[in-house]
RNA sequence: AACGCUGGCGGCGUGCCUAACACAUGCAAGUCGAACGCGAAAGUGGAGCAAUCCAUGAGUAGAGUGGCGAACGGGUGAGUAACACGUGGGUGACCUACCUUCGAAUGGGGGAUAACGUCCCGAAAGGGACGCUAAUACCGCAUAACAUCCUGUCCUUGAACGGAUGGAGAUCAAAGCCGGGGAUCGCAAGACCUGGCGUUUGGAGAGGGGCCCGCGUCCGAUUAGCUAGUUGGUGAGGUAAUGGCUCACCAAGGCGACGAUCGGUAACCGGCCUGAGAGGGCGGACGGUCACACUGGGACUGAGACACGGCCCAGACUCCUACGGGAGGCAGCAGUGGGGAAUUGUUCACAAUGGGCGCAAGCCUGAUGACGCAACGCCGCGUGGAGGAUGAAGGUCUUCGGAUUGUAAACUCCUGUUGCUCGGGACGAAAAGCUUCGACCUAACACGUCGAAGUCUGACGGUACCGAGUGAGGAAGCCCCGGCUAACUCUGUGCCAGCAGCCGCGGUAAUACAGAGGGGGCAAGCGUUGUUCGGAAUUACUGGGCGUAAAGAGCGCGUAGGUGGCCUUCUAAGUUGAACGUGAAAUCCCUGGGCUCAACCCAGGAACUGCGUCCAAGACUGUGAGGCUUGAAUCCGGGAGAGGGAUGCGGAAUUCCAGGUGUAGCGGUGAAAUGCGUAGAUAUCUGGAGGAACACCGGUGGCGAAGGCGGCAUCCUGGACCGGUAUAGACACUGAGGCGCGAAAGCCAGGGGAGCAAACGGGAUUAGAUACCCCGGUAGUCCUGGCCCUAAACGAUGAAUGCUUGGUGUGGCGGGUAUCGAUCCCUGCCGUGCCGAAGCUAACGCAUUAAGCAUUCCGCCUGGGGAGUACGGUCGCAAGGCUGAAACUCAAAGGAAUUGACGGGGGCCCGCACAAGCGGUGGAGCAUGUGGUUUAAUUCGACGCAACGCGAAGAACCUUACCCAGGCUUGAACUGCAGGUGACAUCCUACGAAAGUAGGCUUCCGCAAGGACACCUGUAGAGGUGCUGCAUGGCUGUCGUCAGCUCGUGUCGUGAGAUGUUGGGUUAAGUCCCGCAACGAGCGCAACCCUUGUCUUCUGUUGCCAUCAGGUUAAGCUGGGCACUCUGGAGAGACUGCCGGUGACAAACCGGAGGAAGGUGGGGAUGACGUCAAGUCAGCAUGGCCUUUAUGUCUGGGGCUACACACGUGCUACAAUGGCCGGUACAAACCGUUGCAAACCAGCAAUGGGGAGCCAAUCGGAAAAAGCUUGUCUCAGUUCGGAUUGGAGUCUGCAACUCGACUCCAUGAAGCUGGAAUCGCUAGUAAUCGCAGAUCAGCAUGCUGCGGUGAAUACGUUCCCGGGUCUUGUACACACCGCCCGUCACAUCACGAAAGUGGGUUGUACUAGAAGUCGUCGCGCCAACCCGUAAGGGAGGCAGGCGCCCACGGUAUGAUCCAUGAUUGGGGUG
Repeated sequence: AACGCUGGCGGCGUGCCUAACACAUGCAAGUCGAACGCGAAAGUGGAGCAAUCCAUGAGUAGAGUGGCGAACGGGUGAGUAACACGUGGGUGACCUACCUUCGAAUGGGGGAUAACGUCCCGAAAGGGACGCUAAUACCGCAUAACAUCCUGUCCUUGAACGGAUGGAGAUCAAAGCCGGGGAUCGCAAGACCUGGCGUUUGGAGAGGGGCCCGCGUCCGAUUAGCUAGUUGGUGAGGUAAUGGCUCACCAAGGCGACGAUCGGUAACCGGCCUGAGAGGGCGGACGGUCACACUGGGACUGAGACACGGCCCAGACUCCUACGGGAGGCAGCAGUGGGGAAUUGUUCACAAUGGGCGCAAGCCUGAUGACGCAACGCCGCGUGGAGGAUGAAGGUCUUCGGAUUGUAAACUCCUGUUGCUCGGGACGAAAAGCUUCGACCUAACACGUCGAAGUCUGACGGUACCGAGUGAGGAAGCCCCGGCUAACUCUGUGCCAGCAGCCGCGGUAAUACAGAGGGGGCAAGCGUUGUUCGGAAUUACUGGGCGUAAAGAGCGCGUAGGUGGCCUUCUAAGUUGAACGUGAAAUCCCUGGGCUCAACCCAGGAACUGCGUCCAAGACUGUGAGGCUUGAAUCCGGGAGAGGGAUGCGGAAUUCCAGGUGUAGCGGUGAAAUGCGUAGAUAUCUGGAGGAACACCGGUGGCGAAGGCGGCAUCCUGGACCGGUAUAGACACUGAGGCGCGAAAGCCAGGGGAGCAAACGGGAUUAGAUACCCCGGUAGUCCUGGCCCUAAACGAUGAAUGCUUGGUGUGGCGGGUAUCGAUCCCUGCCGUGCCGAAGCUAACGCAUUAAGCAUUCCGCCUGGGGAGUACGGUCGCAAGGCUGAAACUCAAAGGAAUUGACGGGGGCCCGCACAAGCGGUGGAGCAUGUGGUUUAAUUCGACGCAACGCGAAGAACCUUACCCAGGCUUGAACUGCAGGUGACAUCCUACGAAAGUAGGCUUCCGCAAGGACACCUGUAGAGGUGCUGCAUGGCUGUCGUCAGCUCGUGUCGUGAGAUGUUGGGUUAAGUCCCGCAACGAGCGCAACCCUUGUCUUCUGUUGCCAUCAGGUUAAGCUGGGCACUCUGGAGAGACUGCCGGUGACAAACCGGAGGAAGGUGGGGAUGACGUCAAGUCAGCAUGGCCUUUAUGUCUGGGGCUACACACGUGCUACAAUGGCCGGUACAAACCGUUGCAAACCAGCAAUGGGGAGCCAAUCGGAAAAAGCUUGUCUCAGUUCGGAUUGGAGUCUGCAACUCGACUCCAUGAAGCUGGAAUCGCUAGUAAUCGCAGAUCAGCAUGCUGCGGUGAAUACGUUCCCGGGUCUUGUACACACCGCCCGUCACAUCACGAAAGUGGGUUGUACUAGAAGUCGUCGCGCCAACCCGUAAGGGAGGCAGGCGCCCACGGUAUGAUCCAUGAUUGGGGUG
């Protein structure tokens, strides 16, 4: 600046950034009568009958001649990349009106012309003819210092067109006007004298200008060559003046990588904004300069213009017209239209300042001074101040207690800025002029100058300012509140609507959306958008980089350029200092002052970092001169080497050919097949052919600039290294362009071709396999010649020089020393490696071969993608190379390191993980759970391991949450308050399926007040197995009883982090030991706890019974006892404690002894930091939401038990290690009073009757079963198996139909050991056998416990699964169930190509030629001067003609840019 919302006052500034687009209307430049001639009218007065005349108006208005001004002032920024501007110089190459100053002069003549008059043409604008007239208009003549030309001398200078001074000649002036005086002259005017203004001509000055020069002044090389008046000279013309400025001739130059030419953009500066500065951006207002004035060209006048409000021509546009012809130029001030996001009044005044003219008065002045409009900016002021707590009401929030808005308001007392009204009232004004007086000058009382007094002049404006009155009365908004960034809550919304500068918010608890309350910020403004600088050291001059982040050219030679060793000397270009000049003013800064302050303004100072002149210095750089030897080079003597080129030779091997031997295979692979082979392969032997490559030596060995170079020999040839008392003397380094070399592949031509081998064919592999593997095989690989010119051309590290602790290898040459010698040791130089100090580095790392410290030069980088692409240029036969963008798009891309996670990476280790075994599941029937389906409902949850005999330790009703039906609504249960009643319940009656409804019966305490209890009514709650486990608590599962997870201090690291916790051993273990920049500690491990195994002690009843006694058919049955068993208390015991071995003298391990038990004795409980948004709102609790005659509650019935099917978990089996019948033995743990129930009786049995005993070490459940034993069955769908079904029963229960369990009789299904796959278990374990309990009226194949019998196997850790630890890679971190690439399809965006098409700019050639200058002709025309008496002639001029130049224009052909284009190409985004 604009836009949105809002808006009280004043001051000072600023105000078309776009269309240099077009303009209606008015104004913006005139003035002078003291240069000149002419010269009205209205009105008034007078005369006249009137027409009319006279006077006045008035020598006025007015136009004209003439002078000066109009070239200033004002506007704009189109053009211009330039001496345009800035700065400093030059002009010895120039001009200058008006002004100042100093000289001189101003004499004497002449001819015209406008105005005016008459006539004519034209619509108009205008024009023509004839006639008259003046001048400070015009023209001769005189004089002529000066000036110019010519020619001398002197001075200055680098030089002269400079200065001074001479000479002769030639040429060149003028104008008057206005006052005063009165002596002399004159009829008068006047002459004359004097003053002023003017004029002419010179000198000087001031101010102004012209021209020239040094330096500075934007971008593009995808613009590299440009130039013919071009560059210079001589001569001429032209100009105020230099100059190719122009012309003729001569020469062939001039500019350019220090960027010419071309293209794009742009007025420049003082300054303004920003910045610490250096810089960067800008050039609006103010000031200086330039350019322009509708577009292009041109000259005229003039001191000055090629002229904004002048002229001519051409063009476009607009207007007038009588159609013939004319007029115009707001980028002056206002104003209009248009364009645009956007920019003001058709105001007042010359009062002030300044300008023009004038002697002056004065006139003119849209310059200027003012006012107006606009919050556009800056500055200032106000919208009130003090008191005021029931902390009012209202709002908002709330844990409902309160908090907050908030002294805020109300209310009380004040003040009076501002506003409004009234009154007073400026500064800016002093000059000039006029009047009077005085002084000076003078002959003068003119004129002029100076001074004093008086007088006159204000647009703004009755404004600023001052006073009074009035009355808190008229005056606050905007943005923001997730972080950055000051400021938080509620409600609504629910990835919707929306926000957002960046990160990002919004998917039901949003401090981010919208509203509200509150808060924060700024304030007559506040936000937004745009622009610039800053931050950004993110273009790095100050002040950056290039191993891996973007970035060292693939390598060399070398041109220009840049840089350059030691000493002496000269110089003074750079450099430093002093002085002087300049650096306009304004601005900035400092000081002071004026407006009440400030903004603003004024004065003084400082500063303006620059440029120039001159002086000085002489270190450093440079120039010149002289020298030096250490840099570089040369020479001599040596040895090393796959350095290069050419030629020749060699052996091994492959293949092929010929022959021999020989027979069925060979070959190939993970396994195969294609292939070869009985026409004789492979194998083997002999001979031959041909091509390519050179085993061993061979080595982080050597050489080369790099690419690269490997058999041997010869020839030619380059470089490096070592040694030397040699030569020479800075000859050097780098290197833009340039030139050369440059792997492989590829291309062209001709050869060659053994092996190998793209393409291609076949065989395999595979879901496929255009691959990997195999069999073949062509270009090519090889040679010669020519191209290509790129690579991860890498040390991802340019070249050169110097300096900077070390250690240890290796190649080459040399020195010293020891030795008889081989050779060792020490050491110098050059090369090539490793490890490491300082230092550097973001880290990794580099480290005398630097990535350290420095210097010089070159190349290169500046976010990712687009893209090394497009276009252009250039190179190439092509492929393609080199150079190399933009639109668009993203907020990242990237480096190094860290912690994790992951890997069909590695090392170590563990686990019933595999293996070794035993037994199962998967097949059958049934049970049970789940899915699915079905249904009125089949309530809900759980879903890999870690859901599925799970919640459920037990659904007939209940449970129950589901469905149907019937009821209730303060409710089935609970709490508070208010009111009412005195009952309610049980019981009885009626109805009903029940719930329930209706009726009957019907209180207590207290003297009383009242209370208790119950019900009814009202009210606030209530209730909800309704939703959200992704809002939560609590609890639980899982990794996992895996050995881990952390902390403090210290240390290391810029940091994330690391260390500790890694390492060597060891362990079940982060268990322990040792070592160690770590030392300690915590949560885990272990132990402590329970149980079991041994012993001791205590306790002995209900347990036990050895001894003693009694007793029985028998029996701890009894006395007795507590020894034993046992019960349950307390202890002991086991600790690698002891021995040996191994080990590191450790920890530990192995073996042994003793012991009931041995290395954690067995089992249990115990679950680190955390992970899975794991599970649970239906166990409980709980935020929020939803519901309230219903999603609450009561009741009856049904359902959860359905059934083509699928899965999980189990039971029973398939039988003889078995079934059945009989006999017989041995447990542990547990339970029992609404209970366990014995004996006895009945029943085939379930069970019933019965009831002793027992609240239980006492009684009961209770029979343990497998086992043992006698018998039978004899391999069958059976004397296996028991499903299913029929019948009859028993028990529980209000009730066994849906839907219980059990018994008996009958029935007797599938099933003969189970596919792929899969589960459990390492010892009292698996397997097998029974027993008990919880739940429970009843119901157990499930679950939880208990004991009986009682195995097999483990070589081992390759593999599967899971885990631990170390290490490695990573582009993963939602962490491999990760990440991510390309095509295709669709949508959209920008770009490229394209037959062309349209336009802009521009070059060249030709054509054309207005106006105009110049030249030339000028027979037509002409007053001034000359000759001439005149006629006439001459000089000079005009019209007109012609010529040169040239604008607009035309034709042709190029260049370049922009737009567009069917179609097409890739790219970005979704």
Small-subunit ribosomal RNA from an uncultured Acidobacteriota bacterium, 1470 nucleotides, folded computationally. Its mean pLDDT, the model's own confidence on a scale to 100, is 83.